RNA sequence: CAAGGUAGCUGGGUGAUCGCCGUUUAAUAUUAAUAUAAUAUUAAAGGGAGGAAAGUCCGAGCUCCACCGGACAGGAUGCCCGUUAACGACGGGGCAAAGUGAUUUGCCGGCAAGUGCCACAGAAAUAUACCGCUUGAUUAAUCAAGUAAGGGUGAAAAGGUAGGGUAAGAGCCUACCGCUUUAAUGGUAACAUUAAAGGCUAGGUAAACCCCAUUCGGAGCAAGGCCAAAUAGAGGAGUAAAAGUGUCCGGCUAUUCCCGGGUUGGCUGCUUGAUCUUAACGGUAACGUUAAGGCUAGAUAGAUGAUCAUCGCUGGUUAAACAGUACAGAACUCGGCUUAUAGGCUACCUUGAACC
Numbered sequence: 001c002a003a004g005g006u007a008g009c010u011g012g013g014u015g016a017u018c019g020c021c022g023u024u025u026a027a028u029a030u031u032a033a034u035a036u037a038a039u040a041u042u043a044a045a046g047g048g049a050g051g052a053a054a055g056u057c058c059g060a061g062c063u064c065c066a067c068c069g070g071a072c073a074g075g076a077u078g079c080c081c082g083u084u085a086a087c088g089a090c091g092g093g094g095c096a097a098a099g100u101g102a103u104u105u106g107c108c109g110g111c112a113a114g115u116g117c118c119a120c121a122g123a124a125a126u127a128u129a130c131c132g133c134u135u136g137a138u139u140a141a142u143c144a145a146g147u148a149a150g151g152g153u154g155a156a157a158a159g160g161u162a163g164g165g166u167a168a169g170a171g172c173c174u175a176c177c178g179c180u181u182u183a184a185u186g187g188u189a190a191c192a193u194u195a196a197a198g199g200c201u202a203g204g205u206a207a208a209c210c211c212c213a214u215u216c217g218g219a220g221c222a223a224g225g226c227c228a229a230a231u232a233g234a235g236g237a238g239u240a241a242a243a244g245u246g247u248c249c250g251g252c253u254a255u256u257c258c259c260g261g262g263u264u265g266g267c268u269g270c271u272u273g274a275u276c277u278u279a280a281c282g283g284u285a286a287c288g289u290u291a292a293g294g295c296u297a298g299a300u301a302g303a304u305g306a307u308c309a310u311c312g313c314u315g316g317u318u319a320a321a322c323a324g325u326a327c328a329g330a331a332c333u334c335g336g337c338u339u340a341u342a343g344g345c346u347a348c349c350u351u352g353a354a355c356c
Base pairs, nucleotide, nucleotide: 001352002351003350004349005348006347007346008345009344010343012311013310014309015308016307017306018305020048021047023045024044025043026042027041028040029039030038031037050327054338055337057336058335059334060333061332062220063219064218065217067251068250069249070248071247072246074216075215076214077213078212079093080092081091082090083089094108095106096105097104098103109211110210114209115208116205117204118203130151131150132147133146134145135144136143137142159177160176161175162174163173164172178200179198180197181196182195183194184193185192186191224268225267226266227265233259235258236257237256243253244252275294276293277292278291279290280289281288282287312325313324314323315322
């Protein structure tokens, strides 16, 4: 200097004018049976969209279903150890794969419980003989026996390489590797290393059915609660029948359940939280403990926009002029994951080239 990897920050600033929404204080008016409360206007103070608010993929907080227990079905996760309210998330490690590497990814329990599938090609894919090799008969062609080392087909062909042996061959035998079993050592563990024994169990596939281990009640803020207002019950079923948020069984429940009608207005839930910032300590880290400080939208046809000036950043130019300035708007809340993002900046690490 160039190309990469990992982690993070920011993503417009300032001023002026006009405009939007909430909170607090004060005053006035209206509605209302009193009080309270609500609405409107004026003045002052102060506040007002994100790193993903998106997706709705997971997990919860919270609310309701009077419910409780058991079995089954169904779903989810799947190496080990930790963190967390919890998770399919996160941190660290092991193994495997990709990459020169920093690093990244994981479809990571079990095929020696069972059942399936492996198209086409090929002789044969739950096990063979097409070519070939050897021996015999035979002039040759051809036939018979042996073979699975060589060739072909294929993703995959009865472990691999080498040697001995054989008529030619084969774990037939030997050595090394692979595989299986056992033991020792290290590690909490997943695993790793070493040694011994065994010629060696016919391949792959479980994001195929399945088996094993762990785990799961349902519905959801349009949940739910209160007030005002309005009207249709000449309704139906029933004695634990029905109902009780997957099915079945058992217990329990007396203001039981089903059908139909009216109300579609207002208030609340609605923002102080498994919360944020800083520091110290512990931990490799995720994170935890302690202390101090902070309150940062609550809208409801749904709020922060427009104009002007100037600065910043990117491109461009000798310099200017000029052009552009990303993805994108809360709706009960929180922890994650995934996706989109013009640019700019920082730290550490890897590879290559050149110079000293």